Background: Predicted 3D model of an 86-nucleotide RNA (c-di-GMP-I riboswitch aptamer) from a Bacillaceae bacterium. The sequence was found by an Rfam model in a public genome assembly.
RNA sequence: CUUCGAUAAAGGCAAAUCCAUUGAAAAAUGGAGGCGCAAUUCCACAGGCCUAAGGCUCUUAGAGCUAUGGCAGCUGGGAUCCCGAA
Numbered sequence: 001c002u003u004c005g006a007u008a009a010a011g012g013c014a015a016a017u018c019c020a021u022u023g024a025a026a027a028a029u030g031g032a033g034g035c036g037c038a039a040u041u042c043c044a045c046a047g048g049c050c051u052a053a054g055g056c057u058c059u060u061a062g063a064g065c066u067a068u069g070g071c072a073g074c075u076g077g078g079a080u081c082c083c084g085a086a
Stems, first nucleotide, its partner, number of pairs: 002086004012037002017032006035073001041079003045076003048071003054066005
């Protein structure tokens, strides 16, 4: 440097659920919690998924479409990283 994760150590992150706050919502942040994770650390670039405040269309109510809002723990891509093995 490349590939890999059998074993070991030190640690790290953290799903569901509950509480609080923010938000139109999706969701995020903090606390509890721990399903899982060697990239489950970061980036919405391609695809995908969620939401639809505002906007547009139809319109009685309401419905449909739409991301400029989100998801990196959906797949791919890019960047970086602990330990060990070959």
Its Rfam family is "c-di-GMP-I riboswitch aptamer". Rfam describes the family as follows. GEMM was predicted in a large-scale screen for bacterial structured RNA regulatory elements.